[in-house]
């Protein structure tokens, strides 16, 4: 010191949230020790029990006890009496009990704090002066009698005092001007003294008064009868309406009275940089309270915490008559609560009461106990220790990490237990001597004993794996979780703090987010609609005076503690002590006088007045005018008018509309007219007159600060609306009708009433806007207008200067930006109003105004993490501009209708495998499904290390070790069995290979490569996820775009460049230009085609020669065609025009080709989570005698239907027959297949040639020529079906193709709609190829032949590009979003009422008690509680009701955002 969070991104505004510190805390997990603190915050709720205030015998009388002595009785113990001594219950008396201790209910001032004052008092204490004489009778205790359950009394007798009474003396006292009057006492003694009385003073304590300060609410605005004052009394220690009588009518209040709510106040505490804000535990000061309310007594002091009386509630006792009690003292208990301790020890210390003292009392105090409640300190070990052990976790399987951590070795603090024990001790006592509840330094001995909590997505230090799968859960905010979660749960690892750590609550901080320090108000929340003006605030120049503010010196005070600094004491620290500083304040006093204020004098520039002029829709009233409109009357006229997108309703032959004339009526004032004028605003527009307000200019004549603002208040205040009375032409809510529409309570049309107009009275609102309060001063300019004035001159229609007003552009500045900018939103001052997140809500409630409608004032609960401003980039618009494209238009031919083919959907099925789904799926993957192909497709049958691949153990290393069996009649082959096959079993026959050892050999033994069987690790998967991916592909789109570097502009996102003017197919090029360059695209480079040249010349070619029935057949050639290699050629190069001297365009020449010559390949940044895990690759998941593998059969071909793409047709530009031409590009060895022969034909036989410019496929077809057909379901069309054949293949049943014969369906040009194509194109005609055994190919990919029409445009549809504009969109219009209704839930308002509470008022009653009067019996004033009454206020509740908030996928519409489709 900041950070997170609104957006695609940005800046700002603004709220929410976090990090810090703190606490008398509580809760969760955990818990070793000590020191010092601290601990009932809630029910001022109720309390059992014990203790918390007594003491004095040196004030008094005495019961009783003890001791010594004596006496009586008794043997004695012992009992009784008694001198003396000690002690002393209960009582009298004195002092204390008013302190100490507790609590914070009440109290907003009777309090507190600070500073003053005095009409006052003061026991005990200190100092001074004086006095202490005499006399007396009562009473408790006690004794006797007696009442009562008890508590408590009653009567009689009698007793003492430092109890009480009387008398005397009596001043330095009191009263009084004085004279004078009046007033006291107590004794005790240990003989030292201690007391007592009066009086003066002091100290300390208190009473009372004053000033200032001291919470919130105005949705509390008026309050007050002892009230305010006076006079006279009473009362008090004392002033005083404190109380009383009388008189007066005052007093308080917007600087907030009264009322309501809340609250003890201060020193201080927490926080904060401070100012502040919040708080008032512990400690200290003050106040108040003591079960609740009232009252007095005693006393120095009380209206008295553990005194009294009365009333009340509660509790207890009771013999029912009546009594007793008060923990907010210390412990403790119950209750309520999230929550707060021991019924402890001691008077040792400190302090208090009494006492002469010893001493007694002391839950004050000192200590201990309990609680991690807080602060502080210490410890839980230290050193060495790598084979980096085991285990855990992760892993790319190599390893990494936990981690020197552990183990192990060495050492030994703190704590604990026991013993000893300085000190805390001062004091007391003649002395000897004696006093520690509790704590405890130090010394010695012994033993191995203590770590957790939270967190790890960002903020915020610290991450991996697994599990889970919008579930479970997390979350302070943002937000995580829907199968790869660093955010949930667990583990490991890590981070932070540590005897604690987290959570919750609260306060301050951050928050400049109430802004005094230190904010704002054009658009973010916020300027009052406007003026006049009261209080208030602020106020011109020059003097004088004062000294209130202000400044300064000094003095007093600001308690201590706390905080701060320094020093010191506990081993340190916390803690404690000492000193200083500080306490920012208040008061007094001396001084200063610049500024502000007061008083006073003067001035003129502020303000106002006067004179002279000027402009004006300023206001009010009266009158006048024309045009238009409508109505009425009359004339002309004769069928429509009117209205709309189109219509209809409506009007019209009873004569409309149109037109002419006349009359009437009401309203509004065209042109002028203008970012022109006037007004404070609302607002004001024909003309004239009258009345009237303001402004401006000039003169500088007068007054002399008279000013500015303005809470309340008063007035004005558009439209609509209301009341009463008029008026009513046009227009026109409501309403009626006609349209539109899915609907249309709207938009459009025809009508039409309030209203609009006038007079009078209300209402009082507005996007009442410049969304900008008023005033004053200052701060660059340029330009236009309105109203004036001055000046100059050549006398003008000009120029210059200046004032006021109205506009535009702009410097600086300001601003988040947009913008503003002498008319400030700049720089300053003064005054007023207003704002403090969004919603709820300008709502509810209360008050007030209003006839009403409604206005003004104006919340809360609850809810959200935003709501918002400006600007940016996109996207979008039923916004605009420019431009392009077979996009439309103009054409040609199709599809959609028919039959068939093919794909898809659907249906069906045991299965009809899967994928593709608008364009961009659907003759697509599939360039060939009968088996195979072929898939988790189905049915059935089989196999399990497998159809296919690789390997092998243990161990950290060294090292150990090399899976087991077979391995010769073995592997393998042949024949055979079961079976549909796969496979299973295994009979017979045949029968291989390496090395070592032994052996002559046969042979035997062993090992091992290959092989077999078994085991293991694994293989396998067209299983899932294309939303985990790579790669590839489609589409926008061959559209012209997409970017970068540097620079510049902007706070920034970004912009500029890439915009603009031209031009182009093109971001193509040119010009211009804060841009200059560059890259990916476009173009070019590449292929092909069109022309030419050169080279080359076989298998191609043939001008020359030869030859043949015929043929480049032969010789020969390199001319031609052609082939295939290299070049040339085209570049706006040339000419003319247009154009900016440009780029370029238009026309022309030449040329095979002309402005990109035609075609192809080539596809920028990116978009669609587009497609594909079934081409391939691949993460994760799943599966493993199966989702793998193999086999047989079936299916993928299934058919009521629907769609896409095609083929063939419907015919005469045709069909059929005959004849006879002309291609290109391809393919060919498990192949193409010639000639020849057979067959009507498919085809067969046959076999030449050809790995191919040589041979073959191979016939090109349309065209052309001739002939027939004659418009018909036909000599069109060919589906379907029957029969007979051919071919391929292991096999054509499901399910192939072809041929021949027969059959001969629908169909006569196709609805809405829709597709392709701009030239060698469309259309039409055939040919070839791939796949392939064959083929469902009419498909696909190519090739050539014949060969058009139309357009030269951009209004519209679709798509696209650029610029611009609006936006509330940004998963971006398939967007966003509003309201009713329906459902759930939450809080609130209203409501017949109901309940509760506190305070006040009036009346009744009236305890105790003071006072008074009477007198002993009472009465009176006041007076608590209680009762009655009426109204108000607050809180709770209430059937029902109202709106509001919230809630993934409900209903109806489409209101708003784009011109949002009616701005």
């Nucleotide at each position: 010191a900041g950070a997170g969070u609104u957006u695609g991104a940005u800046c700002c505004u603004g709220g929410c949230u976090c990090a810090g510190a703190a606490c008398g805390a509580a809760c969760g997990u955990u818990g070793g020790c000590g020191g010092c603190a601290u601990g009932g915050a809630u029910u001022a709720g109720g309390c059992a029990u014990g203790c918390a205030a007594g003491u004095c015998g040196a004030a008094c009388g005495a019961a009783u006890g003890c001791c010594c002595g004596g006496g009586u009785a008794g043997c004695a113990a012992u009992a009784c009496c008694u001198u003396g001594g000690c002690g002393g219950a209960a009582g009298u008396g004195g002092c204390g009990a008013a302190a100490g201790g507790g609590g914070c209910a009440g109290u907003a001032a009777u309090g507190u704090a600070u500073g003053g004052g005095u009409a006052c008092c003061u026991a005990c204490c200190c100092c001074g002066g004086g006095g202490u004489u005499g006399a007396g009778u009562a009473u408790a205790g006690c004794c006797g009698u007696u009442c009562u359950a008890a508590c408590g009394g009653a009567c009689g007798g009698g007793u003492a005092a430092u109890c009480c009474u009387c008398a005397g003396c009596g001043a330095u006292g009191u009263c009084g001007c004085a004279a004078g009057a009046c007033c006291a006492a107590a004794g005790c003694u240990c003989c030292g003294g201690c007391g007592c009385c009066c009086u003066g003073g002091g100290a300390g304590g208190g009473g009372c008064c004053c000033a200032u300060a001291u919470c919130a609410g105005a949705u509390u605005a008026g309050c007050u009868a002892g009230u305010u004052g006076g006079c006279g009394g009473g009362g008090u220690a004392a002033c005083g309406g404190c109380c009383c009588a009388c008189c007066a009518a005052g007093g308080c209040g917007a600087a907030g009275a009264u009322c309501u709510g809340u609250a003890g106040c201060g020193g201080g505490u927490g926080u904060g940089a401070g100012a502040g804000c919040a708080c008032g535990a512990c400690c200290c000061g003050c106040g108040c309270c003591a079960c609740u309310g009232g009252c007095a007594c005693u006393g120095a002091g009380a209206c008295a915490c553990u005194g009294g009386c009365c009333a009340g509630a509660c509790a207890c006792c009771u013999a029912c008559g009546g009594g007793u009690g008060g923990c907010u003292g210390c412990a403790g208990u119950c209750g309520a609560g999230g929550a707060u301790c021991u019924u402890c020890g001691u008077c040792a210390a400190u302090g208090g009461g009494c006492g002469a003292a010893a001493g007694c009392c002391u839950g004050a105090a000192c200590g201990a106990g309990c609680g991690a409640u807080g602060c502080c300190g210490c410890g839980u070990g230290u050193g060495c220790g790598a084979u980096g052990a085991a285990g855990g976790c992760c892993u790319u399987c190599g390893g990494g990490u936990u981690g020197u951590a552990a183990a192990g070795c060495a050492c030994g603090a703190a704590a604990g237990a026991g013993a000893u024990g300085a000190g805390a001790a001062a004091g007391g006592g003649c002395a000897a001597c004696u006093u520690g509840a509790u704590c405890g330094a130090a010394u010695c001995u012994c033993a191995g004993u203590a770590a957790g909590c939270u967190c790890g997505g960002g903020c915020u230090a610290a991450g991996u794996u697994c599990g889970u799968g919008c579930c479970a859960g997390c979350a302070g905010c943002c937000g995580c979780a829907g199968u790869a979660a660093g955010a949930c749960g667990a583990a490991c690892c890590g981070a932070g703090c540590g005897a604690a750590c987290g959570u919750u609550g609260u306060u301050c901080g951050g928050a400049a987010u109430c802004a005094c320090u230190g904010g704002g108000c054009u658009u973010a929340a916020a300027g009052g609609g406007c003026g006049c003006g009261u209080a208030g605030g602020c106020g011109g120049g020059c003097g004088g005076u004062u000294a209130a503010g202000u400044c300064u010196g000094c003095g007093g005070u600001g308690a201590a503690a706390u905080c701060c600094u320094c020093c010191a004491g506990c081993u340190c620290a916390a803690c404690u002590g000492g000193a200083g500083a500080a306490c920012u304040g208040c008061c007094g006093u001396g001084g200063a006088u610049a500024c502000u204020g007061g008083c006073u004098g003067u001035c003129u520039c502020g303000a106002g007045g006067a004179a002279g002029g000027u402009a004006g829709g300023g206001g009010c009233g009266u009158g006048u005018g024309g045009a238009a409109c409508u109505a009425u009357c009359g004339g002309u006229g004769g069928a429509g008018c009117g209205g709309u997108g189109a219509a209809a309703u409506g009007c019209g032959u009873u004569g409309a509309u149109a037109u002419c004339g006349a009359u009437a009526g009401g309203a509004a004032c065209u042109c002028c007219g203008g970012u022109g004028g006037c007004g404070a605003a609302g607002g004001c527009g024909a003309c004239a007159c009258g009345c009237u307000g303001g402004a401006c200019c000039u003169u500088u004549u007068c007054u002399g600060a008279c000013g500015c603002u303005g809470a309340g208040g008063c007035g004005c205040g558009a439209a609509a609306g209301c009341c009463a009375g008029g008026g009513g032409a046009g227009c026109a809510a409501a309403c009626g009708g006609g349209a539109u529409u899915a609907g249309a309570u709207a938009c459009c049309c025809c009508g039409g009433u309030a209203g609009u107009c006038c007079u009078g009275g209300c209402c009082c609102u507005a996007a009442a806007c410049g969304a900008u309060g008023g005033g004053u001063a200052c701060u660059a300019g340029c330009u236009a207008g309105u109203a004036g004035a001055g000046u100059u001159c050549a006398c003008a229609u000009g120029g210059c200067u200046u004032u006021a007003c109205u506009g535009g552009c702009g410097a600086a500045g300001c601003a988040a930006a947009a913008g503003u900018g002498c008319u400030a939103a700049g720089u300053a001052c003064c005054c007023c109003g207003c704002c403090u997140g969004g919603g709820g809500a300008g709502u509810a409630u209360g008050g007030u105004c209003g006839c009403a409608a409604g206005g003004c004032u104006g919340a809360a609960a609850c809810u959200c993490a935003a709501a918002g401003g400006a600007a940016u980039u996109g996207a979008c618009g039923g916004g605009g501009g420019c431009u392009c494209a077979c996009a439309c238009a103009a054409g040609c031919g199709g599809u959609g209708g028919a039959g068939c083919a093919u794909g898809u959907g659907g249906c069906u099925u045991a299965a009809u495998u899967c994928g593709a789904g608008g364009c961009u799926a659907c003759g697509c993957g599939a360039a060939g499904a009968a088996c195979c192909u072929u898939a988790u497709c189905c049915u059935g049958g089989a196999c399990u290390u497998g159809a296919c691949a690789u390997g092998u153990g243990c161990g950290a290393u060294a090292g150990c070790g090399u899976u087991g069996a077979g391995c010769g009649g073995u592997a393998g082959g042949c024949c055979g069995g079961c079976g549909a096959a796969a496979g299973c079993a295994u009979g017979g026959c045949c029968g291989a290979u390496u090395c070592c050892c032994a052996g002559c050999a046969a042979u035997g033994g062993g090992a091992g490569g290959a092989c077999u069987c078994a085991a293991u690790a694994c293989a396998g998967g067209u299983g899932c996820u294309g939303c985990a991916u790579g790669g590839c592909u489609g589409u926008c789109g061959u559209c012209a775009g997409c970017u970068c570097g540097u620079g510049u502009c902007g706070u920034g996102a970004g912009a500029u460049g890439u915009c603009g003017g031209g031009u182009u197919a093109a971001g193509u090029c040119c010009c211009a230009u804060a841009a200059c360059g560059a890259g990916c695209g476009a173009a070019a480079c590449c292929c092909u085609u069109a022309c030419c040249u050169u080279c080359a010349g076989u298998u191609a070619c043939u001008a020359c020669g030869g030859g043949u029935c015929a043929u480049g057949c032969c010789g020969a050639g390199g001319a031609c065609u052609c082939u295939g290699a290299a070049g040339g050629g085209a570049c706006u190069g040339c000419c003319g025009g247009u154009g900016u001297c440009a780029a370029a365009c238009c026309g022309g020449a030449g040329g095979a080709a002309g402005g990109c010559g035609g075609g192809g390949a080539u596809g920028a940044c990116g978009u669609c989570a587009a497609g594909u895990c079934c081409u391939c690759a691949u993460g994760g998941c799943c599966u493993u005698u199966a989702c793998g593998u193999c086999c047989a059969g079936g299916g993928c071909u299934g058919c009521a239907c629907a769609c896409g793409u095609g083929c063939u047709a419907c015919a005469a530009u045709g069909g059929c027959g005959u004849g006879a031409a002309c291609a290109a590009a391809g393919g060919g060895a498990a192949g193409c297949c010639a000639a020849g022969g057979c067959g009507c034909g498919a085809g067969c036989c046959g076999g030449a040639g050809c790995a191919a410019a040589u041979c073959c496929c191979a016939a090109a077809a349309a065209a052309c020529a001739c002939g027939c057909c004659c418009c018909a379901g036909u000599u069109c069309a060919g589906a379907u079906c029957g029969a007979a054949g051919g071919c391929u293949g292991c096999a054509a049943c499901u399910c192939g193709c072809c041929u021949u014969c027969g059959u001969g369906a629908a169909g006569u040009u196709g609805g809405a709609a829709u597709c392709g194509c701009u030239a060698g194109u469309a259309a039409u005609c055939g040919c070839g190829g791939g796949u392939c055994a064959g083929c469902a190919a009419c498909a696909c990919c190519g090739c050539g032949g014949u060969g058009a029409a139309u357009g030269u445009g951009u209004u519209c549809c679709u798509g696209a590009g650029c610029c611009u504009u609006g936006u509330a969109c940004a998963c971006a219009c398939c967007g966003c979003c509003c309201g009713u209704c329906a459902a759930g839930c939450c809080a609130c308002g209203a409501a017949a009422g109901a309940g509760a509470g506190g305070a006040g008022u009036g009346c009744c009653c009236g305890a105790a008690g003071u006072c008074g009067c009477u007198u002993u019996a009472g009465c009176g004033c006041c007076g608590a509680a209680g009762g009655c009454a009426a109204a108000a206020c607050u809180c709770u509740u209430g059937a029902u009701u109202g709106g509001g908030a919230c809630u993934a996928a409900g209903u109806c519409g489409u209101a708003a955002c784009a011109a949002g489709g009616u701005a």

The RNA shown here (small-subunit ribosomal RNA) has 1463 nucleotides and comes from a metagenome. RNAcentral holds the sequence, with entries from SILVA. The coordinates come from a structure-prediction model, not an experiment, and the mean pLDDT is 82.